[in-house]
RNA sequence: UCGACCUCUGCGGGAGAGACCGCUGACGGGCCAAUUGUCUGGCGGCGCCGAAGGAGCAACCGACCCCGGAAACUCUCAGGUACCGAGGACCGCAGAGCGAGG
Numbered sequence: 001u002c003g004a005c006c007u008c009u010g011c012g013g014g015a016g017a018g019a020c021c022g023c024u025g026a027c028g029g030g031c032c033a034a035u036u037g038u039c040u041g042g043c044g045g046c047g048c049c050g051a052a053g054g055a056g057c058a059a060c061c062g063a064c065c066c067c068g069g070a071a072a073c074u075c076u077c078a079g080g081u082a083c084c085g086a087g088g089a090c091c092g093c094a095g096a097g098c099g100a101g102g
Base pairs, nucleotide, nucleotide: 001102002101006097007096008095009094010093011092012091013090018046020045021044022043023042024041025039026038027037028036047081048080049079053077054075055074056073060069061068062067
């Protein structure tokens, strides 16, 4: 002096899946007997999604075994499931830190 990997910060991009069913609350309309719409307000149920997190296994890697690590695959515990918003793996750019190595 350059500087991989990794971590953090900022900016940009960033998918998927019921505005389903039932009960109930409030509001508005209608009505004396009659039910509808909105707030997806609250609760429950089933379905669905998968890219926070989590878990499982595999190719593969670590040293032959045991064992360990291991995905955007799988599972859906959690989470999500109209628009908006939030979240969002991952990608790009910039900055900072650590620092193998040259």
Glycine riboswitch aptamer from an Alphaproteobacteria bacterium, 102 nucleotides, folded computationally. Of the family's consensus pairs, 86% are formed in the model. Model confidence (mean pLDDT): 75 of 100. Its Rfam family is "Glycine riboswitch aptamer". Rfam's curators write: This family represents the bacterial glycine riboswitch. The sequence was found by an Rfam model in a public genome assembly.